[in-house]
Context: one part of a larger RNA
């Protein structure tokens, strides 16, 4: 000169756009941050309102809440503690699994036994059990079937499934049931696509004042374990295997695309946003599950912290606010699911501190303003001076105008696409139901929001500062102080005429910002 997630000083008008704990992976009150489905399954209030023979009916309602299942809590969001490594970044590889999804082929027959909810008892302070009765399923088990599947010694063996909702007529008819028929859903399996494990070349920070290091250690054989390779693990064998081209130790460190300088080559970093990859109070361990060895899931130890009838129990903000600490510093306990996205659902819809916005901060970077024109008695005043003047200075007042942006008041897009209702035609069927597609039309859906954005209205009205003036470096004279007080990147000023201190005056420079430290190149 550039540049920063900056921080202090002085100051301070508006906009837009972006970014805000770099320090204690310190502790952590309080809300919230992950639920959803009655179109699996049983089971079901109460308030309230109505009526009444006061017994009680209806209704609310098969509503709320609860339970079984399923699906989803392995995504989003958060941190960088750890980690010098196949963790990342790149290139390739083969011994692999992949819910939900897309294509395919095949099927869904016939049975049992249980349990929660619920009742009763019953133990606890509570957190929570505990017996014993009852009861459903797409919940859990056999039976049969087996195209393709899986084992195989090739003969043979082994293994699935559920049902539920819309509509229609005819049978039996007791609410219903059988059938037909559309959706959706289950089961097998093959292909895809997404995702994921898993080895391999290269290439990844500093010391040698760390020179050796290794014993599941290197390899091989059989086995076990995994989805899968493999010392992963184990049993026996052999004794390998890494290293000055830096092993092994020890310090630091999440990596990368990028970012900032730089002509360039490098040199430094690694906020935000995007990949990876690790962590979840701190060690450990498995279980569910397609998938986790799990941030808002279990278990066990340990610090902490609160509760307790002392027996025993709860908790995990490195989710979004927020509080305390630590710090030179970092912001609201806000709105709203309208949109985008994401989980459940046939679907309406619920949920969603992701997300859209909003609010604070000149932390940046960008824009715009704080008036225009004219105005020479060159007014007063300041300030200097040779006392004649000069400078402030067209600068002010005067006169004439404009009204951006702030105020007031009206109007006002666009972010809305869907989704519902109804109607046509098409498609599927026995069907002019049903339910899907496309069209037309009709009522709607906005968190920001007093939106952008336009119109008027009033009036120069509301809006200018910080740095510096010896030289380098642009910009000068008075007074005060007299090696004092001070300044100061550097060279140096100050001991009685200081353009270097300190004030005025007047200049330079930048300007809603100036300076100042830090820190990179």
């Nucleotide at each position: 000169g550039a540049u920063u997630g900056a921080a202090c000083g002085c100051u301070g008008g508006c906009g837009g756009c972006a970014g805000g704990c770099c320090u204690a992976a310190c502790a952590c009150a309080u809300g919230c941050a992950a639920g959803u489905c009655g179109a699996g399954c049983g089971a079901g209030a109460a308030a309230g309102c109505a009526c009444u023979u006061c017994g009680g009916u209806g209704u609310g309602a098969g509503u709320a809440g609860a339970g079984c299942g399923g699906c989803g809590g392995a995504c989003g969001g958060g941190u960088g503690a750890g980690u010098a490594a196949c963790g990342c970044g790149u290139g390739g590889g083969a011994a692999u699994c992949u819910a939900c999804c897309c294509a395919g082929u095949a099927g869904c027959g016939g049975g049992g036994g249980a349990u929660a909810a619920c009742u009763u008892g019953u133990g606890g302070a509570a957190a929570c059990g505990c017996a014993a009765g009852c009861u459903a399923a797409u919940a859990c088990c056999g039976c049969a079937u087996a195209c393709g599947c899986c084992c195989u010694a090739a003969g043979g063996g082994g293994g699935a499934a559920a049902g539920c909702a819309g509509g229609g007529g005819a049978u039996c008819u007791u609410c219903g049931a059988u059938c037909c028929u559309u959706g959706u859903g289950c089961u097998a399996u093959u292909a895809g696509a997404u995702g994921a494990g898993c080895c391999c070349g290269c290439g990844u920070c500093a010391g040698a004042u760390u020179a050796g290091c290794u014993u599941g250690u290197u390899g091989g054989u059989g086995g076990g374990g995994u989805a899968a390779u493999g010392g992963c693990c184990c049993a026996c064998c052999a004794a390998g295997g890494c290293g000055a081209c830096g092993a092994u130790c020890u310090g630091u460190a999440g990596c990368u695309g990028g970012u900032c300088u730089g002509a360039g080559a490098g040199g430094a970093u690694g906020a935000u946003c995007a990949g990876c990859c690790a962590c979840a109070c701190u060690g450990g361990a498995a279980c569910u599950g397609a998938g986790a060895c799990a941030c808002g899931g279990u278990c066990c130890a340990g610090a902490c912290u609160c509760c307790u009838a002392c027996g025993g129990g709860a908790g995990g903000c490195a989710g979004c606010a927020g509080u305390g600490g630590g710090g030179a510093a970092u912001a609201u306990u806000g709105c709203a699911c309208a949109a985008u996205g994401g989980g459940c659902g046939a679907a309406a819809g619920c949920c969603u501190g992701a997300u859209g916005c909003a609010g604070c901060c000149a932390u940046g970077c960008c824009g715009c303003g704080u008036g225009u024109g004219u105005g020479a008695a060159g007014a007063a005043g300041g300030c200097u001076c040779u006392a004649g003047g000069g400078u402030u200075g067209u600068a002010a007042a005067g006169c004439a105008c404009u009204u951006u942006a702030a105020g007031u008041g009206g109007g006002g897009a666009g972010g809305a696409a869907g989704g519902c209702c109804u109607a046509a035609u098409g498609a599927u069927u026995a069907a002019u139901a049903c339910u899907c597609a496309u069209u037309a039309g009709g009522a709607u859906u906005g968190a920001c929001g007093u939106u952008a954005c336009c119109c008027a209205c009033a009036g120069a009205a509301u809006a200018a500062g910080c740095a510096c003036c010896g030289g380098c470096u642009a910009a000068c004279u008075c007074c005060g102080u007299g090696c004092c007080a001070g300044c100061a990147g550097c060279c140096g000023c100050g001991g009685u005429a200081a353009u270097a201190c300190g004030g005025a005056g007047g200049g330079u420079g930048c300007a809603a910002g100036c300076g100042u430290u830090a820190a990179u190149c």
Background
Small-subunit ribosomal RNA, 5' domain from an uncultured prokaryote, 521 nucleotides, folded computationally. Its Rfam family is "Bacterial small subunit ribosomal RNA". Its family is annotated with structural constituent of ribosome and ribosome in the Gene Ontology. The RNAcentral record of the full RNA draws on ENA.